[in-house]
A computed fold for a 72-nucleotide RNA from Candidatus Doudnabacteria bacterium RIFCSPHIGHO2_01_52_17, annotated as transfer RNA. NCBI's taxonomy places the organism under Bacteria, Bacteria candidate phyla, Candidatus Doudnaibacteriota. The sequence is in RNAcentral, with records from ENA.
RNA sequence: CUCCCCGUAGCUCAACGGACAGAGCAGAUCCGUCCUAAGGAUAAGAUGGGGGUUCAAUUCCCUCCGGGGAGA
Numbered sequence: 001c002u003c004c005c006c007g008u009a010g011c012u013c014a015a016c017g018g019a020c021a022g023a024g025c026a027g028a029u030c031c032g033u034c035c036u037a038a039g040g041a042u043a044a045g046a047u048g049g050g051g052g053u054u055c056a057a058u059u060c061c062c063u064c065c066g067g068g069g070a071g072a
Stems, first nucleotide, its partner, number of pairs: 001071007010025004018055001028042004048064005
């Protein structure tokens, strides 16, 4: 320099272009217990940035950023 793949909650993963972006673990509060734990309940928490297409974008297109890989 060229090409390919990936980027969603603190972590690991879902989501034929459609309704409020779901789950597990972790964390929080409460119940539980003499205390702790097991177990139970509740709430909170995310689409890398910017444009574009579309009635509608996590999904499609462009660009930038970051990570990984291949070739020179």
The coordinates come from a structure-prediction model, not an experiment, and the mean pLDDT is 80.